[in-house]
RNA sequence: GCGGAGGGCCGGAUGGCCGCGGCGGGGCGACCCGUCGAGGAAAGUCCGGACUCCAUGAGGCAACGGUGCCGGGUAACGCCCGGCGGGGGCGACCCCAGGGAAAGCGCCACAGAGAACAGACCGCCUGCCUUCGGGCCGGCAAGGGUGAAACGGUGGGGUAAGAGCCCACCGGGGGGCUGGCAACAGCGCCCGCAUGGCAAGCCCCACCGGGAGCAAUGCCGAAUAGGGAUCGCGCGCGGGUUCGCCCGCAGGGCCGCCUUGCCCCAGCAGAUCCGGGUAGGCAGCUAGAUCCGGCGGGCAACCGCCGGGCCAGAGGAAUGGCCAUCCAUCCGCGACAGCGGGGGACAGAAUCCGGCUUACAGGCCCUCCGCGCAA
Numbered sequence: 001g002c003g004g005a006g007g008g009c010c011g012g013a014u015g016g017c018c019g020c021g022g023c024g025g026g027g028c029g030a031c032c033c034g035u036c037g038a039g040g041a042a043a044g045u046c047c048g049g050a051c052u053c054c055a056u057g058a059g060g061c062a063a064c065g066g067u068g069c070c071g072g073g074u075a076a077c078g079c080c081c082g083g084c085g086g087g088g089g090c091g092a093c094c095c096c097a098g099g100g101a102a103a104g105c106g107c108c109a110c111a112g113a114g115a116a117c118a119g120a121c122c123g124c125c126u127g128c129c130u131u132c133g134g135g136c137c138g139g140c141a142a143g144g145g146u147g148a149a150a151c152g153g154u155g156g157g158g159u160a161a162g163a164g165c166c167c168a169c170c171g172g173g174g175g176g177c178u179g180g181c182a183a184c185a186g187c188g189c190c191c192g193c194a195u196g197g198c199a200a201g202c203c204c205c206a207c208c209g210g211g212a213g214c215a216a217u218g219c220c221g222a223a224u225a226g227g228g229a230u231c232g233c234g235c236g237c238g239g240g241u242u243c244g245c246c247c248g249c250a251g252g253g254c255c256g257c258c259u260u261g262c263c264c265c266a267g268c269a270g271a272u273c274c275g276g277g278u279a280g281g282c283a284g285c286u287a288g289a290u291c292c293g294g295c296g297g298g299c300a301a302c303c304g305c306c307g308g309g310c311c312a313g314a315g316g317a318a319u320g321g322c323c324a325u326c327c328a329u330c331c332g333c334g335a336c337a338g339c340g341g342g343g344g345a346c347a348g349a350a351u352c353c354g355g356c357u358u359a360c361a362g363g364c365c366c367u368c369c370g371c372g373c374a375a
Stems, first nucleotide, its partner, number of pairs: 001371010012326007020037007039346001043357002046355005051213004064209005069083005084098001085096004099204002104202002106198003121144002123140003127136003152170006171193001172191003176187004217283004227274005232268002236249005251265003290309008327344001329342005
């Protein structure tokens, strides 16, 4: 210098004017003064909690859902940190739903002879036959071929040809020792090898889990309408009655009009009182697993102590606009000093907190790796 890996941070600055919301103060009041006023993701609402209500005597089992190497962190987690194992990369480093396949069931497409207590298409070999092309009986599974996967691999011995048939190494299983808290690793011994893959298929094992969510929930509470009690006034006709009322007829409403059917009404816009709900208001509502700095412990995540700070609380919902100077950046002209113009990423609180994921113009910093060059 080029290319790359990991991590952290910023994401316009200052001033003035006008405007908006919260709080404090002054004023009878209009209003004035002071102070504070979005984010790293406020987002998706995917996990985990706090809080509130409902359910619940306690515990267990079953069902359902979730998680799944080991250790640690945490209020908790499916998050984070440190390890282990496997895979990728020359490397820094990255990726992994990473328990169990000798508990049982199921599946393994296509191709292929054969896909799980396997199998013989080509081929190899002994023997027999032969028209010399080959055919038949038998042995074999080394080689070829198919496939994601062919019932251990490589080499040697052995054999008619072969084969864990035998041997060495590798792989596998069992058991032991050593190291490690553990996952696991290393090293001997024994066993010729005895059961391929899929559990983001059922299942088994271990652990976790009541439901709903701030429109939770609590308090105050109108107007109008409706409910109840008492009082006052009133009661279409007929029948029945347990005196509450019921039935029938006539009437009215529902329709723009008529007919038919169903349903509804038959007390009063009367007075007083009571209770429930709605609109609305208040609380929950922001001081907290809080932020900053220092010190200490720990590889780290994180924890502890000390000091300092207060950092939006609206609620149909404030956090905005203009101007000036500067900064990053882009375009044009240039004499390479500058001039003119454009222009500021994603996005935006709504009970709060810890995570994850997703979006993000541009810029800064730290550590590390590979290659090249120079000394």
Predicted 3D model of a 375-nucleotide RNA (Bacterial RNase P class A) from Paracoccus tibetensis. Taxonomically the source falls in Paracoccus (Bacteria, Pseudomonadati, Pseudomonadota, Alphaproteobacteria). It was read from a public genome assembly, where an Rfam model found it. The coordinates come from a structure-prediction model, not an experiment, and the mean pLDDT is 76. Rfam family: Bacterial RNase P class A. The family's RNA type in Rfam is ribozyme.